[in-house]
RNA sequence: GCUGCAAUAGCUUAGUGGUAGAGCGUUAGGCUGAAAACCUAAAGGUUGAUGGUUCAAUUCCAUUUUGUAGCA
Numbered sequence: 001g002c003u004g005c006a007a008u009a010g011c012u013u014a015g016u017g018g019u020a021g022a023g024c025g026u027u028a029g030g031c032u033g034a035a036a037a038c039c040u041a042a043a044g045g046u047u048g049a050u051g052g053u054u055c056a057a058u059u060c061c062a063u064u065u066u067g068u069a070g071c072a
Stems, first nucleotide, its partner, number of pairs: 001071007010024004018055001026042005048064005
């Protein structure tokens, strides 16, 4: 220098065009003499960035940033 892959909640991640979910963690309540475990509920996302296509984009397209792999 060229090519591919990844980027979504605090962490690990699902989601092939129609209002974004889970596990763990956090907070509150229940249970307990107290804790752990368990049960219930809640909070927490400008879907890496910018632009484009579309009635509608996490999803399709272009550029770009970061990480990673291969080739030279």
Predicted 3D model of a 72-nucleotide RNA (transfer RNA) from a Chitinophagaceae bacterium.